[in-house]
Context: one part of a larger RNA
RNA sequence: UGACGGGGGCCUGCACAAGCGGUGGAGCAUGUGGUUUAAUUCGAUGCAACGCGAAGAACCUUACCUAGGUUUGACAUCUCGGGAAUCAUUUCGAAAGUUAUGAGUGCCCUUAGGGGAACCCGAUGACAGGUGCUGCAUGGCUGUCGUCAGCUCGUGUCGUGAGAUGUUGGGUUAAGUCCCGCAACGAGCGCAACCCCUGUCUUUAGUUACCAUCAUUUAGUUGGGGACUCUAAAGAUACUGCCUUGGUUAACGAGGAGGAAGGUGGGGAUGACGUCAAGUCCUCAUGGCCCUUAUACCUAGGGCUACACACGUGCUACAAUGGACGGUACAAAGGGUCGCAACCUCGCGAGAGUUAGCUAAUCCCACAAAGCCGUUCUCAGUCCGAAUUGGAGUCUGCAACUCGACUCCAUGAAGUUGGAAUCGCUAGUAAUCCCGUAUCAGCAUGACGGGGUGAAUACGUUCCCAGGCCUUGUACA
Numbered sequence: 001u002g003a004c005g006g007g008g009g010c011c012u013g014c015a016c017a018a019g020c021g022g023u024g025g026a027g028c029a030u031g032u033g034g035u036u037u038a039a040u041u042c043g044a045u046g047c048a049a050c051g052c053g054a055a056g057a058a059c060c061u062u063a064c065c066u067a068g069g070u071u072u073g074a075c076a077u078c079u080c081g082g083g084a085a086u087c088a089u090u091u092c093g094a095a096a097g098u099u100a101u102g103a104g105u106g107c108c109c110u111u112a113g114g115g116g117a118a119c120c121c122g123a124u125g126a127c128a129g130g131u132g133c134u135g136c137a138u139g140g141c142u143g144u145c146g147u148c149a150g151c152u153c154g155u156g157u158c159g160u161g162a163g164a165u166g167u168u169g170g171g172u173u174a175a176g177u178c179c180c181g182c183a184a185c186g187a188g189c190g191c192a193a194c195c196c197c198u199g200u201c202u203u204u205a206g207u208u209a210c211c212a213u214c215a216u217u218u219a220g221u222u223g224g225g226g227a228c229u230c231u232a233a234a235g236a237u238a239c240u241g242c243c244u245u246g247g248u249u250a251a252c253g254a255g256g257a258g259g260a261a262g263g264u265g266g267g268g269a270u271g272a273c274g275u276c277a278a279g280u281c282c283u284c285a286u287g288g289c290c291c292u293u294a295u296a297c298c299u300a301g302g303g304c305u306a307c308a309c310a311c312g313u314g315c316u317a318c319a320a321u322g323g324a325c326g327g328u329a330c331a332a333a334g335g336g337u338c339g340c341a342a343c344c345u346c347g348c349g350a351g352a353g354u355u356a357g358c359u360a361a362u363c364c365c366a367c368a369a370a371g372c373c374g375u376u377c378u379c380a381g382u383c384c385g386a387a388u389u390g391g392a393g394u395c396u397g398c399a400a401c402u403c404g405a406c407u408c409c410a411u412g413a414a415g416u417u418g419g420a421a422u423c424g425c426u427a428g429u430a431a432u433c434c435c436g437u438a439u440c441a442g443c444a445u446g447a448c449g450g451g452g453u454g455a456a457u458a459c460g461u462u463c464c465c466a467g468g469c470c471u472u473g474u475a476c477a
Base pairs, nucleotide, nucleotide: 001477002476003474004473005472007471008470009469010468011467012466013465015461016460019425020424021423022422023421026316027315028314029313030312031311032310033309034307035306042053043052064302065301066300067299068298069297070296073127077126078125079123080122081121082120083119086103087102088101089100092097107116108115109114129291130290132289133288134287138285139284140280141279142278143276145274150189151188152187153186154185155184156165157164158163169180170179171178195268196267197266198265200236201235202234203233204232205231206230210225211224214223215222239262242256243255244254245253246252318418322377323376324375325374326373327372328371334365335364336363339358340357344353345352346351384415389410390409391408392407393406394405395404431453432452433451434450435449436448437447
């Protein structure tokens, strides 16, 4: 100087407390461990691995296993020889494929001998190739402490020196934020601001959006309008600016006015010096090592989907604040031409047929659901709950047996609110309800976004956990 202390002081945080809803019990989905297996490819392992890499394993993917095959190779450059690429047929084989045979020609230059570009075949070796090992050789990227308020430097001064000072002290702040003081004076990276979305207003603009007034219609449909909504560009607005009060005449705090909004308005992006030899050699790049008729490459089938079990994360429930049936209302944000597909017809349905419109504020996906209004059920393992199983189907796709999603009929397990323990959340939040997108032929209870309805509680900082500053002790570095 740090680190540590069941030392002290001050302070912060859904850390506790006060509340609301969960997990832990059930069934299923999904990931992991374990076990099994020819293989169940590999990685991730306290917080910070476990709906993680994987924004989507039937084949492919695929790295694994079995079987069959290739050896200058699936891919790149160079050398030599031949031929345009290409197409068709045949043999062997379980298949993928392989072998052999046949047919045939283009472009550019040209000195007519030929040469060149691209592609194919053969030979030769230089080489290719490796998701093989090492993340403890590395780059890059990422997680984490933590969006915590810290981390440092120059000059000066003090100390023999390691170092100290500044950065400590008194206040204050979300903040090393600012003020005052001070052997310090300044500065840098962080904080804040500058950026994006949102909340209010103005101006400009008015189609595909809108419709108050005037006509018109089944319908903003048409004429019309430029007010309103909305869209999208430029601006304005908030700064403790004003008032009262506290404070050291300061920083700042408390209350108030005005205002759409008040003291960082709300949300996002943004992550200092460093820590964990944290993660990744299977994104990519790369040193070293290793394989080179194989640890490379091609193909089919299988596996990654196994199943006495254990754990994590979720979905659905156990019902009446509910289930069922009928009627009826209101979104936002997205996506669409190898696409989204209306209307109509058929089917109980998943869907099928046909075919308008749309490269989209125009057409489509697309009926939002919870809600509201009626009817019924009357506390039951039920008209709750839906697993499981049987049968019949639909769609995608060469192909749904291993191993897809969905529909209909039948079947109707467990489950009556969950032990110890444990998680999230402070406001348009929790809870609850639907909608969309990426990946994607198909496959979503996951992920990422969107809106609808919409709470309770916070006395407080004694305690648990994590962190910041000062101080103290130390046999630790």

This is a predicted structure of a 477-nucleotide part of an RNA (small-subunit ribosomal RNA, 3' major domain) from a metagenome.